Model confidence (mean pLDDT): 82 of 100. Predicted 3D model of a 75-nucleotide RNA (transfer RNA) from a Candidatus Aenigmatarchaeota archaeon.

[in-house]
RNA backbone atom coordinates (compact mmCIF):
# COMPACT_ATOMS: atom_id res chain seq x y z
P N A 1 -1.37 3.75 3.53
O5' N A 1 -0.80 2.85 2.54
C5' N A 1 -1.18 3.46 1.32
C4' N A 1 -0.76 2.13 0.00
C3' N A 1 -2.41 1.26 0.00
O3' N A 1 -2.95 1.95 -0.52
C1' N A 1 0.00 0.00 0.00
P N A 2 -4.66 1.21 0.00
O5' N A 2 -5.49 0.07 -0.34
C5' N A 2 -5.20 -0.63 -1.83
C4' N A 2 -5.00 -2.15 -1.74
C3' N A 2 -6.20 -2.90 -1.07
O3' N A 2 -7.42 -2.24 -1.72
C1' N A 2 -4.08 -3.96 -0.96
P N A 3 -9.10 -2.33 -1.15
O5' N A 3 -9.20 -3.59 0.04
C5' N A 3 -9.16 -4.93 -1.34
C4' N A 3 -9.53 -6.24 -0.37
C3' N A 3 -9.96 -6.12 0.50
O3' N A 3 -11.72 -6.79 0.24
C1' N A 3 -8.29 -7.18 0.97
P N A 4 -12.70 -5.83 1.04
O5' N A 4 -13.18 -7.02 2.12
C5' N A 4 -12.85 -8.57 2.75
C4' N A 4 -13.25 -9.33 3.73
C3' N A 4 -13.50 -8.89 4.77
O3' N A 4 -14.89 -9.52 4.67
C1' N A 4 -11.50 -9.37 5.30
P N A 5 -16.23 -8.31 5.48
O5' N A 5 -15.57 -9.06 6.97
C5' N A 5 -15.66 -9.90 7.90
C4' N A 5 -15.79 -10.07 8.78
C3' N A 5 -15.69 -9.14 9.87
O3' N A 5 -17.31 -9.48 10.34
C1' N A 5 -13.67 -9.30 10.54
P N A 6 -18.18 -8.31 11.09
O5' N A 6 -17.40 -8.30 12.18
C5' N A 6 -17.39 -8.79 13.37
C4' N A 6 -17.02 -8.06 14.65
C3' N A 6 -17.25 -7.13 15.40
O3' N A 6 -18.33 -6.95 16.07
C1' N A 6 -14.79 -6.89 14.84
P N A 7 -19.45 -6.17 16.64
O5' N A 7 -18.50 -5.19 17.13
C5' N A 7 -17.61 -5.20 18.68
C4' N A 7 -17.06 -4.11 19.09
C3' N A 7 -18.20 -2.92 19.44
O3' N A 7 -18.01 -2.17 20.67
C1' N A 7 -16.62 -1.93 18.19
P N A 8 -18.77 -2.57 21.62
O5' N A 8 -20.34 -2.60 21.52
C5' N A 8 -20.92 -1.27 21.58
C4' N A 8 -22.58 -1.33 21.86
C3' N A 8 -22.48 -2.02 23.29
O3' N A 8 -22.89 -0.78 24.42
C1' N A 8 -23.86 -3.00 21.01
P N A 9 -21.99 -1.68 25.23
O5' N A 9 -22.99 -1.56 26.59
C5' N A 9 -23.03 -0.12 26.84
C4' N A 9 -23.62 -0.16 28.41
C3' N A 9 -22.53 -1.22 29.31
O3' N A 9 -23.06 -0.43 30.53
C1' N A 9 -25.21 -1.68 29.47
P N A 10 -21.59 0.92 30.86
O5' N A 10 -20.35 -0.37 31.62
C5' N A 10 -18.91 0.44 31.68
C4' N A 10 -18.58 -0.61 33.00
C3' N A 10 -18.69 -1.64 32.15
O3' N A 10 -17.18 -2.15 30.96
C1' N A 10 -19.15 -2.38 34.00
P N A 11 -17.10 -2.62 29.61
O5' N A 11 -16.72 -4.45 30.16
C5' N A 11 -15.63 -4.69 30.75
C4' N A 11 -15.82 -6.07 30.84
C3' N A 11 -16.97 -7.42 29.64
O3' N A 11 -15.00 -7.13 29.29
C1' N A 11 -17.45 -7.59 31.51
P N A 12 -15.61 -7.52 27.46
O5' N A 12 -16.64 -8.82 27.08
C5' N A 12 -15.83 -9.67 27.22
C4' N A 12 -17.01 -11.56 26.87
C3' N A 12 -18.01 -11.43 25.96
O3' N A 12 -17.07 -12.03 25.24
C1' N A 12 -19.20 -11.11 27.91
P N A 13 -17.37 -11.58 23.32
O5' N A 13 -18.78 -11.26 23.58
C5' N A 13 -19.14 -12.20 22.16
C4' N A 13 -20.62 -12.53 22.73
C3' N A 13 -21.76 -11.72 21.89
O3' N A 13 -21.96 -13.02 20.59
C1' N A 13 -22.50 -11.15 23.86
P N A 14 -22.34 -11.85 19.14
O5' N A 14 -23.69 -12.40 19.42
C5' N A 14 -24.34 -13.52 19.63
C4' N A 14 -26.12 -13.59 19.60
C3' N A 14 -26.62 -12.65 18.65
O3' N A 14 -26.98 -13.61 17.57
C1' N A 14 -27.41 -12.06 20.79
P N A 15 -26.74 -12.76 16.08
O5' N A 15 -28.14 -12.13 15.92
C5' N A 15 -29.70 -12.29 16.16
C4' N A 15 -30.09 -11.24 15.89
C3' N A 15 -30.25 -10.16 14.85
O3' N A 15 -30.94 -10.45 13.80
C1' N A 15 -30.24 -9.21 17.25
P N A 16 -30.62 -10.24 12.31
O5' N A 16 -29.69 -9.33 11.67
C5' N A 16 -30.58 -8.31 11.52
C4' N A 16 -30.39 -6.97 11.14
C3' N A 16 -29.41 -7.48 9.60
O3' N A 16 -29.33 -6.47 8.69
C1' N A 16 -27.51 -6.37 11.53
P N A 17 -30.92 -6.44 7.93
O5' N A 17 -30.04 -7.44 6.46
C5' N A 17 -28.76 -6.92 6.22
C4' N A 17 -28.48 -8.54 5.36
C3' N A 17 -29.73 -9.35 4.50
O3' N A 17 -29.54 -8.90 2.64
C1' N A 17 -28.50 -10.91 6.11
P N A 18 -30.86 -9.33 2.36
O5' N A 18 -32.31 -8.30 3.30
C5' N A 18 -33.51 -7.94 2.58
C4' N A 18 -34.48 -8.01 3.68
C3' N A 18 -33.99 -7.26 4.81
O3' N A 18 -34.94 -6.25 5.36
C1' N A 18 -34.72 -9.15 4.94
P N A 19 -35.09 -4.77 5.09
O5' N A 19 -35.15 -4.17 6.48
C5' N A 19 -34.06 -5.09 7.42
C4' N A 19 -34.47 -3.76 8.67
C3' N A 19 -36.29 -3.51 9.61
O3' N A 19 -35.83 -3.52 10.73
C1' N A 19 -35.36 -1.71 8.23
P N A 20 -36.29 -3.97 11.37
O5' N A 20 -38.22 -3.47 11.69
C5' N A 20 -37.90 -2.39 12.53
C4' N A 20 -39.04 -1.85 13.30
C3' N A 20 -40.36 -3.21 13.21
O3' N A 20 -40.82 -2.59 14.42
C1' N A 20 -41.14 -1.18 11.65
P N A 21 -40.61 -2.92 15.72
O5' N A 21 -42.00 -3.09 17.20
C5' N A 21 -42.80 -2.10 16.88
C4' N A 21 -43.58 -2.33 18.02
C3' N A 21 -42.87 -2.05 19.55
O3' N A 21 -43.79 -1.44 20.36
C1' N A 21 -43.86 -4.52 19.24
P N A 22 -43.17 0.28 20.51
O5' N A 22 -41.97 -0.06 21.33
C5' N A 22 -40.81 1.11 21.99
C4' N A 22 -39.84 0.61 22.74
C3' N A 22 -38.83 -0.50 23.07
O3' N A 22 -37.94 0.19 23.33
C1' N A 22 -40.59 -0.84 24.46
P N A 23 -36.78 -0.03 22.22
O5' N A 23 -36.12 -1.26 22.90
C5' N A 23 -36.15 -2.44 21.83
C4' N A 23 -35.45 -3.15 22.06
C3' N A 23 -34.10 -3.62 23.18
O3' N A 23 -35.47 -4.28 24.03
C1' N A 23 -32.50 -2.97 22.02
P N A 24 -35.74 -4.50 25.50
O5' N A 24 -35.70 -5.61 26.31
C5' N A 24 -34.85 -6.26 27.07
C4' N A 24 -34.84 -7.57 26.05
C3' N A 24 -34.03 -8.42 27.06
O3' N A 24 -34.60 -9.43 27.90
C1' N A 24 -32.74 -8.62 25.02
P N A 25 -34.02 -9.50 29.96
O5' N A 25 -32.45 -10.37 29.16
C5' N A 25 -33.54 -11.61 29.15
C4' N A 25 -31.90 -12.37 28.52
C3' N A 25 -30.95 -12.64 29.64
O3' N A 25 -31.53 -13.68 30.98
C1' N A 25 -29.55 -12.36 27.83
P N A 26 -31.02 -13.38 32.23
O5' N A 26 -29.71 -14.04 32.19
C5' N A 26 -29.39 -15.44 32.13
C4' N A 26 -28.02 -15.48 32.26
C3' N A 26 -27.00 -14.79 33.23
O3' N A 26 -26.75 -15.91 34.30
C1' N A 26 -25.69 -14.31 31.00
P N A 27 -26.89 -14.94 35.77
O5' N A 27 -25.61 -14.60 35.76
C5' N A 27 -24.31 -15.21 36.18
C4' N A 27 -23.41 -14.95 36.04
C3' N A 27 -22.75 -13.34 37.32
O3' N A 27 -22.57 -13.65 38.35
C1' N A 27 -22.60 -12.57 35.37
P N A 28 -23.03 -13.32 39.54
O5' N A 28 -22.63 -11.30 39.67
C5' N A 28 -21.49 -11.28 39.77
C4' N A 28 -20.78 -10.18 39.34
C3' N A 28 -21.71 -8.90 40.05
O3' N A 28 -21.07 -8.96 41.70
C1' N A 28 -21.98 -8.72 38.03
P N A 29 -21.63 -8.35 43.18
O5' N A 29 -22.44 -7.30 42.38
C5' N A 29 -21.29 -6.27 42.45
C4' N A 29 -22.66 -4.59 42.24
C3' N A 29 -23.79 -4.34 42.80
O3' N A 29 -22.73 -4.09 44.24
C1' N A 29 -24.40 -4.17 40.76
P N A 30 -23.84 -4.19 45.81
O5' N A 30 -25.56 -3.72 45.50
C5' N A 30 -25.25 -2.45 45.71
C4' N A 30 -26.53 -1.36 45.46
C3' N A 30 -27.68 -2.60 46.50
O3' N A 30 -27.56 -1.86 47.74
C1' N A 30 -28.31 -2.35 44.11
P N A 31 -28.25 -2.34 48.73
O5' N A 31 -29.64 -3.11 48.61
C5' N A 31 -30.48 -1.87 48.63
C4' N A 31 -31.78 -2.16 48.71
C3' N A 31 -32.53 -3.14 49.46
O3' N A 31 -33.20 -2.96 50.70
C1' N A 31 -32.73 -3.72 47.24
P N A 32 -32.69 -4.23 51.95
O5' N A 32 -34.01 -5.38 51.86
C5' N A 32 -35.22 -4.84 51.87
C4' N A 32 -35.91 -5.92 51.00
C3' N A 32 -36.28 -7.08 51.62
O3' N A 32 -37.26 -7.10 52.88
C1' N A 32 -35.92 -7.76 49.35
P N A 33 -36.43 -7.79 54.27
O5' N A 33 -36.59 -9.60 53.92
C5' N A 33 -38.08 -9.92 53.37
C4' N A 33 -38.02 -11.43 52.58
C3' N A 33 -37.28 -12.06 53.05
O3' N A 33 -38.22 -13.01 54.26
C1' N A 33 -36.90 -12.67 50.78
P N A 34 -37.80 -13.26 55.88
O5' N A 34 -36.58 -14.38 55.80
C5' N A 34 -37.22 -15.52 54.91
C4' N A 34 -35.87 -16.77 54.32
C3' N A 34 -34.75 -17.08 55.75
O3' N A 34 -35.42 -18.08 56.28
C1' N A 34 -33.91 -16.37 53.71
P N A 35 -34.88 -17.54 58.05
O5' N A 35 -33.60 -17.95 57.48
C5' N A 35 -32.62 -19.19 57.69
C4' N A 35 -31.23 -18.86 58.11
C3' N A 35 -30.85 -18.38 58.72
O3' N A 35 -30.29 -18.90 59.79
C1' N A 35 -29.47 -17.46 57.04
P N A 36 -30.83 -18.48 61.16
O5' N A 36 -29.65 -18.08 61.87
C5' N A 36 -30.04 -16.81 63.50
C4' N A 36 -29.22 -16.21 63.66
C3' N A 36 -28.24 -15.70 62.57
O3' N A 36 -28.78 -14.13 62.20
C1' N A 36 -26.91 -16.74 63.61
P N A 37 -29.24 -13.47 60.73
O5' N A 37 -27.76 -13.30 59.80
C5' N A 37 -26.37 -12.53 60.12
C4' N A 37 -25.47 -12.82 60.16
C3' N A 37 -25.33 -12.72 58.69
O3' N A 37 -25.94 -11.32 57.76
C1' N A 37 -24.36 -14.17 59.47
P N A 38 -26.33 -11.91 56.12
O5' N A 38 -25.31 -12.51 55.67
C5' N A 38 -24.38 -11.80 54.91
C4' N A 38 -23.31 -13.27 53.96
C3' N A 38 -23.63 -13.21 53.34
O3' N A 38 -23.06 -12.81 51.72
C1' N A 38 -22.47 -15.01 54.72
P N A 39 -24.48 -13.07 50.76
O5' N A 39 -23.89 -14.59 49.72
C5' N A 39 -22.53 -14.43 49.36
C4' N A 39 -22.61 -15.92 49.53
C3' N A 39 -23.18 -16.60 48.34
O3' N A 39 -22.81 -16.58 47.14
C1' N A 39 -23.37 -18.39 49.77
P N A 40 -24.02 -16.41 45.78
O5' N A 40 -24.97 -17.11 45.74
C5' N A 40 -24.14 -18.81 45.07
C4' N A 40 -25.19 -20.25 45.73
C3' N A 40 -26.27 -19.80 44.54
O3' N A 40 -26.36 -20.19 43.42
C1' N A 40 -26.38 -20.90 46.88
P N A 41 -27.04 -19.17 42.34
O5' N A 41 -29.08 -19.92 42.80
C5' N A 41 -29.26 -21.35 42.48
C4' N A 41 -30.84 -20.89 43.01
C3' N A 41 -31.97 -20.24 43.30
O3' N A 41 -32.22 -20.66 41.75
C1' N A 41 -31.51 -20.99 45.40
P N A 42 -32.71 -19.41 40.59
O5' N A 42 -33.97 -18.71 42.10
C5' N A 42 -34.84 -19.92 42.36
C4' N A 42 -35.88 -19.05 42.82
C3' N A 42 -36.34 -17.68 42.52
O3' N A 42 -37.36 -17.40 41.48
C1' N A 42 -35.66 -17.16 44.70
P N A 43 -37.37 -15.90 40.59
O5' N A 43 -38.15 -14.79 41.21
C5' N A 43 -39.53 -15.02 41.71
C4' N A 43 -40.05 -13.43 42.53
C3' N A 43 -39.39 -12.42 41.55
O3' N A 43 -40.17 -12.28 40.86
C1' N A 43 -38.34 -12.21 43.94
P N A 44 -39.89 -11.41 39.58
O5' N A 44 -39.34 -9.70 40.27
C5' N A 44 -40.65 -8.92 40.48
C4' N A 44 -39.81 -7.92 41.12
C3' N A 44 -39.21 -6.88 40.05
O3' N A 44 -39.42 -6.03 39.35
C1' N A 44 -37.87 -7.34 42.34
P N A 45 -39.08 -5.72 37.93
O5' N A 45 -37.91 -4.55 38.33
C5' N A 45 -38.34 -3.54 39.19
C4' N A 45 -37.32 -2.49 39.68
C3' N A 45 -36.18 -1.98 38.36
O3' N A 45 -36.93 -1.05 37.68
C1' N A 45 -35.09 -3.11 40.19
P N A 46 -36.33 -0.59 36.56
O5' N A 46 -34.99 0.24 36.55
C5' N A 46 -34.75 1.43 37.82
C4' N A 46 -33.36 2.04 37.81
C3' N A 46 -32.35 1.93 36.69
O3' N A 46 -32.35 3.17 36.05
C1' N A 46 -31.42 0.63 38.23
P N A 47 -32.02 3.44 34.78
O5' N A 47 -30.55 3.03 34.17
C5' N A 47 -29.78 3.55 34.67
C4' N A 47 -28.21 2.95 34.42
C3' N A 47 -28.05 2.74 32.95
O3' N A 47 -27.72 3.75 32.00
C1' N A 47 -27.52 0.54 34.13
P N A 48 -28.20 4.25 30.95
O5' N A 48 -27.69 3.31 29.61
C5' N A 48 -26.70 2.84 29.65
C4' N A 48 -25.98 2.65 27.91
C3' N A 48 -26.77 3.46 27.16
O3' N A 48 -25.61 3.57 26.27
C1' N A 48 -27.40 1.37 26.55
P N A 49 -25.29 5.49 26.07
O5' N A 49 -25.53 6.00 24.30
C5' N A 49 -26.83 5.87 24.43
C4' N A 49 -27.04 6.73 23.18
C3' N A 49 -26.87 6.61 21.56
O3' N A 49 -27.24 5.31 21.04
C1' N A 49 -26.59 8.79 22.56
P N A 50 -27.17 5.34 19.71
O5' N A 50 -26.25 3.69 19.88
C5' N A 50 -25.20 3.55 20.40
C4' N A 50 -24.49 2.15 20.57
C3' N A 50 -24.05 2.12 18.81
O3' N A 50 -23.19 1.12 18.94
C1' N A 50 -25.89 0.29 19.57
P N A 51 -22.61 1.18 17.85
O5' N A 51 -20.70 2.32 18.18
C5' N A 51 -20.57 2.23 19.27
C4' N A 51 -19.69 2.78 19.80
C3' N A 51 -19.46 4.49 19.03
O3' N A 51 -20.11 5.52 19.75
C1' N A 51 -17.46 3.49 17.94
P N A 52 -21.29 6.40 19.13
O5' N A 52 -19.97 7.24 18.38
C5' N A 52 -19.52 8.43 18.49
C4' N A 52 -18.61 8.96 18.03
C3' N A 52 -19.31 9.89 16.70
O3' N A 52 -20.64 10.85 17.40
C1' N A 52 -17.75 9.31 15.95
P N A 53 -21.96 11.43 16.98
O5' N A 53 -21.94 11.91 15.85
C5' N A 53 -20.97 13.45 15.39
C4' N A 53 -20.66 13.62 14.12
C3' N A 53 -21.55 13.31 12.83
O3' N A 53 -22.86 14.74 12.91
C1' N A 53 -20.25 12.45 11.94
P N A 54 -23.86 14.85 13.00
O5' N A 54 -24.00 14.48 11.46
C5' N A 54 -23.89 15.44 10.16
C4' N A 54 -23.39 14.67 9.14
C3' N A 54 -25.00 13.91 8.63
O3' N A 54 -25.54 14.89 7.21
C1' N A 54 -23.29 12.91 7.63
P N A 55 -27.08 15.21 7.14
O5' N A 55 -27.20 13.95 6.23
C5' N A 55 -26.76 14.37 4.85
C4' N A 55 -26.65 12.87 4.02
C3' N A 55 -28.08 13.01 3.41
O3' N A 55 -29.23 13.49 2.69
C1' N A 55 -26.86 10.75 4.27
P N A 56 -30.89 12.72 2.75
O5' N A 56 -31.05 11.90 2.16
C5' N A 56 -30.82 11.30 1.58
C4' N A 56 -31.12 9.29 1.14
C3' N A 56 -32.77 9.58 1.62
O3' N A 56 -33.58 9.75 0.13
C1' N A 56 -30.56 7.53 2.04
P N A 57 -34.89 10.43 0.99
O5' N A 57 -35.67 9.36 2.01
C5' N A 57 -36.13 8.10 1.48
C4' N A 57 -36.48 7.30 2.63
C3' N A 57 -38.08 8.08 3.68
O3' N A 57 -39.13 8.30 2.37
C1' N A 57 -36.43 6.66 4.56
P N A 58 -40.30 9.40 3.13
O5' N A 58 -40.69 9.69 4.70
C5' N A 58 -41.11 10.19 5.37
C4' N A 58 -41.36 10.24 6.67
C3' N A 58 -41.00 9.94 7.46
O3' N A 58 -39.77 10.41 8.14
C1' N A 58 -42.78 8.03 7.50
P N A 59 -38.05 9.96 8.30
O5' N A 59 -38.11 8.53 9.02
C5' N A 59 -38.49 8.81 10.66
C4' N A 59 -38.57 7.45 11.01
C3' N A 59 -37.70 6.65 11.11
O3' N A 59 -36.48 7.00 12.25
C1' N A 59 -39.25 4.97 10.53
P N A 60 -34.72 7.30 11.75
O5' N A 60 -34.25 5.99 11.98
C5' N A 60 -34.70 4.19 12.90
C4' N A 60 -33.59 3.40 12.54
C3' N A 60 -32.25 4.12 13.02
O3' N A 60 -31.27 3.24 13.73
C1' N A 60 -32.03 3.44 11.25
P N A 61 -31.47 3.08 15.50
O5' N A 61 -30.19 2.19 15.83
C5' N A 61 -29.18 2.45 15.86
C4' N A 61 -27.89 1.72 16.00
C3' N A 61 -28.31 0.61 14.20
O3' N A 61 -27.33 1.38 13.37
C1' N A 61 -28.38 -0.78 15.94
P N A 62 -28.12 1.64 11.80
O5' N A 62 -28.07 -0.07 11.32
C5' N A 62 -26.87 -0.76 11.07
C4' N A 62 -27.93 -2.54 10.68
C3' N A 62 -28.18 -2.08 9.21
O3' N A 62 -28.00 -3.16 8.64
C1' N A 62 -29.82 -2.85 10.88
P N A 63 -26.59 -3.45 7.82
O5' N A 63 -27.17 -2.48 6.33
C5' N A 63 -28.30 -2.82 5.35
C4' N A 63 -28.26 -1.82 4.12
C3' N A 63 -27.43 -0.56 4.11
O3' N A 63 -26.15 -1.55 3.20
C1' N A 63 -28.96 0.43 3.88
P N A 64 -24.64 -0.99 2.98
O5' N A 64 -24.41 0.41 2.30
C5' N A 64 -24.96 0.53 0.88
C4' N A 64 -24.47 2.14 0.91
C3' N A 64 -23.64 2.73 1.60
O3' N A 64 -22.31 2.56 0.41
C1' N A 64 -25.21 4.10 2.09
P N A 65 -20.80 2.20 0.96
O5' N A 65 -20.26 3.89 1.55
C5' N A 65 -20.15 4.40 0.12
C4' N A 65 -19.96 5.68 0.85
C3' N A 65 -19.07 6.12 1.60
O3' N A 65 -17.56 6.11 1.03
C1' N A 65 -20.96 7.27 2.49
P N A 66 -16.43 5.37 1.27
O5' N A 66 -15.67 6.93 2.89
C5' N A 66 -15.48 7.79 2.30
C4' N A 66 -15.03 8.45 3.09
C3' N A 66 -14.05 8.07 4.69
O3' N A 66 -12.94 8.65 4.21
C1' N A 66 -15.95 9.13 5.23
P N A 67 -11.65 7.85 4.71
O5' N A 67 -11.88 7.76 6.40
C5' N A 67 -11.56 8.81 7.17
C4' N A 67 -12.04 9.63 7.95
C3' N A 67 -11.17 8.55 9.18
O3' N A 67 -9.46 8.73 9.28
C1' N A 67 -13.81 8.44 9.54
P N A 68 -8.48 8.19 9.94
O5' N A 68 -9.21 7.37 11.65
C5' N A 68 -9.33 8.39 12.42
C4' N A 68 -9.91 8.24 13.60
C3' N A 68 -9.15 6.61 14.37
O3' N A 68 -8.11 7.14 15.03
C1' N A 68 -11.64 6.51 14.25
P N A 69 -7.21 6.09 14.78
O5' N A 69 -7.36 4.69 15.74
C5' N A 69 -8.01 4.91 17.03
C4' N A 69 -8.37 3.44 17.33
C3' N A 69 -7.97 2.22 17.29
O3' N A 69 -6.43 2.23 18.41
C1' N A 69 -9.72 2.19 17.02
P N A 70 -5.61 0.63 17.59
O5' N A 70 -6.06 -0.76 17.56
C5' N A 70 -6.66 -0.84 19.03
C4' N A 70 -7.21 -2.69 18.79
C3' N A 70 -6.29 -3.16 17.92
O3' N A 70 -5.28 -4.06 19.19
C1' N A 70 -9.08 -3.33 17.52
P N A 71 -4.17 -4.70 17.87
O5' N A 71 -4.53 -5.56 17.28
C5' N A 71 -5.41 -6.82 17.87
C4' N A 71 -6.01 -8.36 16.59
C3' N A 71 -5.18 -8.35 15.88
O3' N A 71 -4.45 -9.44 15.96
C1' N A 71 -7.63 -8.14 15.31
P N A 72 -3.27 -9.55 15.26
O5' N A 72 -3.81 -10.35 13.75
C5' N A 72 -4.09 -11.81 13.81
C4' N A 72 -4.96 -12.23 12.79
C3' N A 72 -4.15 -12.08 11.45
O3' N A 72 -3.17 -13.37 11.15
C1' N A 72 -5.99 -11.39 10.72
P N A 73 -1.82 -13.20 10.75
O5' N A 73 -2.11 -13.17 9.23
C5' N A 73 -3.21 -14.15 8.55
C4' N A 73 -3.14 -14.01 7.41
C3' N A 73 -2.41 -13.57 5.70
O3' N A 73 -1.82 -14.53 5.87
C1' N A 73 -3.90 -11.96 5.93
P N A 74 -0.03 -14.57 5.37
O5' N A 74 -0.06 -13.25 3.94
C5' N A 74 -0.71 -13.98 2.69
C4' N A 74 -0.85 -12.83 1.71
C3' N A 74 0.49 -12.07 1.29
O3' N A 74 1.00 -12.86 0.07
C1' N A 74 -1.06 -11.04 1.60
P N A 75 2.71 -12.81 0.38
O5' N A 75 2.97 -11.11 -0.29
C5' N A 75 2.37 -11.06 -1.14
C4' N A 75 2.75 -9.24 -1.37
C3' N A 75 4.16 -8.80 -1.44
O3' N A 75 5.23 -8.89 -1.83
C1' N A 75 2.48 -7.47 -0.36
RNA sequence: GGGCGGGUAGCUUAGUCUGGUUGGAGCGCCCGAGUUGAGACCGGGAGGUCGUGGGUUCAAAUCCCACCUCGCCCA